[in-house]
RNA sequence: GCGGAAGUAGCUCAGUUGGUAGAGCAUUAGCCCUCCAAGCUAAGGGUCGCGAGUUCGAGCCUCGUUUUCCGCU
Numbered sequence: 001g002c003g004g005a006a007g008u009a010g011c012u013c014a015g016u017u018g019g020u021a022g023a024g025c026a027u028u029a030g031c032c033c034u035c036c037a038a039g040c041u042a043a044g045g046g047u048c049g050c051g052a053g054u055u056c057g058a059g060c061c062u063c064g065u066u067u068u069c070c071g072c073u
Base pairs, nucleotide, nucleotide: 001072002071003070004069005068006067007066010025011024012023013022019056027043028042029041030040031039049065050064051063052062053061
């Protein structure tokens, strides 16, 4: 330099044909228990890496850019 993959909640990851952004763990509160742990219930937490475009509507399509990983030269 060229090609490919990945970037979504604090962490690990879904999101199938473009149509209200989700799960598990973690955190907080409550219940339970003599207390802790475990268990149950609820709540909070999101610029979908960044910027633009297409569209009535973009996590998803297009372009640029950036970080990490892999391959080629």

Model confidence (mean pLDDT): 80 of 100. The RNA shown here (transfer RNA) has 73 nucleotides and comes from Candidatus Alistipes equi. It matches the Rfam family "tRNA". About the family: Transfer RNA (tRNA) molecules are approximately 80 nucleotides in length. By type it is a transfer RNA. Taxonomically the source falls in Alistipes (Bacteria, Pseudomonadati, Bacteroidales, Rikenellaceae).